The RNA shown here (Bacterial RNase P class A) has 361 nucleotides and comes from an uncultured Bacteroidota bacterium.
It matches the Rfam family "Bacterial RNase P class A". Gene Ontology terms of the family: dimeric ribonuclease P complex, ribonuclease P activity and tRNA processing.
The model forms 96% of the base pairs in the Rfam consensus.
The sequence was found by an Rfam model in a public genome assembly.
[in-house]
RNA sequence: GCUGCAUGCUGCUUCAUCGUUCUUUGCAAAAAGGAAAGGAAAGUCCGGACAAUACAGGGCACCGCACCACCUAACGGGUGGCUUCAUUUGAAAAAAUGAAAGAGAUAGUGCCGCAGAAAAUAACCGCCUUCUCAGGAAGGUAAGGGUGAAAACGUGCGGUAAGAGCGCACGGCUAAACGCAGUAAUGCCUUAGCGGGUAAACCUUGCGGAUUGAAAGCUCACGUAUAUCAGCGCUUGAGGGCGGCUCGCACGAUGCUGAGGGGUUGGGCGUAACAGGUGCCGCGCGAGCGGUAUCGCAGAUAAAUGAUGAGGGCUCCGGUUUACCGGAGAACAGAAUCCGGCUUACAGGCAUGUAGCUAUU
Numbered sequence: 001g002c003u004g005c006a007u008g009c010u011g012c013u014u015c016a017u018c019g020u021u022c023u024u025u026g027c028a029a030a031a032a033g034g035a036a037a038g039g040a041a042a043g044u045c046c047g048g049a050c051a052a053u054a055c056a057g058g059g060c061a062c063c064g065c066a067c068c069a070c071c072u073a074a075c076g077g078g079u080g081g082c083u084u085c086a087u088u089u090g091a092a093a094a095a096a097u098g099a100a101a102g103a104g105a106u107a108g109u110g111c112c113g114c115a116g117a118a119a120a121u122a123a124c125c126g127c128c129u130u131c132u133c134a135g136g137a138a139g140g141u142a143a144g145g146g147u148g149a150a151a152a153c154g155u156g157c158g159g160u161a162a163g164a165g166c167g168c169a170c171g172g173c174u175a176a177a178c179g180c181a182g183u184a185a186u187g188c189c190u191u192a193g194c195g196g197g198u199a200a201a202c203c204u205u206g207c208g209g210a211u212u213g214a215a216a217g218c219u220c221a222c223g224u225a226u227a228u229c230a231g232c233g234c235u236u237g238a239g240g241g242c243g244g245c246u247c248g249c250a251c252g253a254u255g256c257u258g259a260g261g262g263g264u265u266g267g268g269c270g271u272a273a274c275a276g277g278u279g280c281c282g283c284g285c286g287a288g289c290g291g292u293a294u295c296g297c298a299g300a301u302a303a304a305u306g307a308u309g310a311g312g313g314c315u316c317c318g319g320u321u322u323a324c325c326g327g328a329g330a331a332c333a334g335a336a337u338c339c340g341g342c343u344u345a346c347a348g349g350c351a352u353g354u355a356g357c358u359a360u361u
Base pairs, nucleotide, nucleotide: 001357002356003355004354005353006352007351008350009349010348012312013311014310015309016308017307018306020036021035022034023033024032025031038332042343043342045341046340047339048338049337050213051212052211053210057247058246059245060244062209063208064207065206066205067081068080069079070078071077082102083100084099085098086097087096088095089094103204104203108202109201110198111197112196124145125144126141127140128139129138130137131136153171154170155169156168157167158166172194173193174192176191177190179188180187181186217269218268219267220266226260228259229258230257231256232255239251241249274296276295277294278293279292280291281290282289283288314329315328316327317326318325319324
C1' cells in the first nucleotide's frame, strides 16, 4: 500500500422561485419572521412516564431473572472485575482475543442408548497361589489389555504371592476447615478427604411481577325510548369490581342479565418543556455523575414536512501527459402519546483493531 473480517461514527449540501402544515407578531385582512420525517421512525421483544380500574390485603397457580461490584427512573439493558472454556503467541510463567442459558447434583426423582464383565452391589482376557497326567477346578487381584464419550483421581517410586492410596513424592478435584489479601465474586498457603456427567431434564432455592392502554382516559354540546318481552332479584343481597382461581373487602336496588329497539357519531383536553439537546469545567478505569452557560429542534387526525432550476460534494465509466472535460448513479427506509434499551435492514465514506499478500528500509 492492497484485500478480507469485526466494531464505531456518518449516511448529502448551498442559493433562488413557487407551494403545504404548525407557530409568533398583527384589531382583522394583508404581510413579515421562525420551524418542519430516522439511525433505525421498522419489529412490538423488554422497562418506564402518564391515565383508568372505590379503598386496601392474603394464598395458590403462572411468568421472568440468577458470579461480584457499580451505573440508571427502571430493565431480561450497560460498565468494570472474577471464574470456566476455546483460539493464537510463548520454553514456561503468562499475555491477547472471543464466548458463557455463570444459583443448586450433599432435598428428591429421572436419564447416560449400543458396545462392554461392569456405568456403581464390577471381573471377559490377563497376572498370582494351591490341586490335577491333562482338560480343568478353587481362591486372590483390579496395576496391564479389550469395549466405550466416560471404567473406581493421575504420574512415578517402594512394597506385595501377584496387586491396590497399601505407603511416600509431585499434581488434580471438593458445598471441607483454619489463616492471609480483596468491598465482593475469588486467589494463595497448610491440613483433611477421594467415582462421574446431565437441571436449554422434572425439580429445589433466592429475588421480582396487578392489569389494560392513546381509537387509553377526561370533558362539553346535540338528541332520544331503554318503548316491549323473558329470567333473576330487592338487605335472608341478584349482580358487577380488582389478568386466572380462591379467601377477604367495601359498593349495591324504578336493580342486574339476555333478546329486541331508539338517539348521537360534532368539538376540546390529553399533544409535545423535558429521566431534553449542545458547549466548557471538574470527578470517575469506565458506564456515567455534578456544576455552569446556552438553545427550543414536527404536531397532523385521512393524516402536511414538497416541486422546479442552477451549482457544490460523494461513487462509477470514458477521454486526457497532468490540469481538466463529458456522461451516468445514489443504500435501508417515512413520525402519530412520549422516553430508555434490545433485535433486524443498509449503497457509499471515515476511523480503530485484526488476518493475509506485496514492496522498501